SAM riboswitch aptamer (S box leader) from Virgibacillus indicus, 113 nucleotides, folded computationally. The coordinates come from a structure-prediction model, not an experiment, and the mean pLDDT is 85. Lineage of the source: Bacteria > Bacillati > Bacilli > Caryophanales > Virgibacillus. It matches the Rfam family "SAM riboswitch aptamer (S box leader)". Its family is annotated with regulation of gene expression in the Gene Ontology. It was read from a public genome assembly, where an Rfam model found it.
RNA sequence: CUCUUAUCUUGAGCGGUGGAGGGACUGGCCCUUUGAAACCGCGGCAACCUUCAGACAUACCGAUGUCUGAAAGGUGCCAAUUCCUGCAAAGUGCUUGCUUUGACAGAUGAGAG
Numbered sequence: 001c002u003c004u005u006a007u008c009u010u011g012a013g014c015g016g017u018g019g020a021g022g023g024a025c026u027g028g029c030c031c032u033u034u035g036a037a038a039c040c041g042c043g044g045c046a047a048c049c050u051u052c053a054g055a056c057a058u059a060c061c062g063a064u065g066u067c068u069g070a071a072a073g074g075u076g077c078c079a080a081u082u083c084c085u086g087c088a089a090a091g092u093g094c095u096u097g098c099u100u101u102g103a104c105a106g107a108u109g110a111g112a113g
Stems, first nucleotide, its partner, number of pairs: 001113008013042005021031003025086001027084002043078003048074002050071009082105001087102006
């Protein structure tokens, strides 16, 4: 980098260095010198992988799968729903709006190349 798969309206910030950007991209709308990005320290959230316990099923003595619960070792995350939006359909309205659903894109985990 590519592919497969699961999830994405929950939750969780202080300090130091730094010194103007940031929210992936488009159009908006926001955050930011009352200090952006980035890095460091400490703290926290969550439970994808992992570990442990229990129940059930398969299997037949290695175990595997599903569900539930606990822990927090590996990741991840800590403004705004993935901030909204883009493409398509349906409903509604009749002046290009509103609502819903799906797709695309993106993010993260796990597996494969």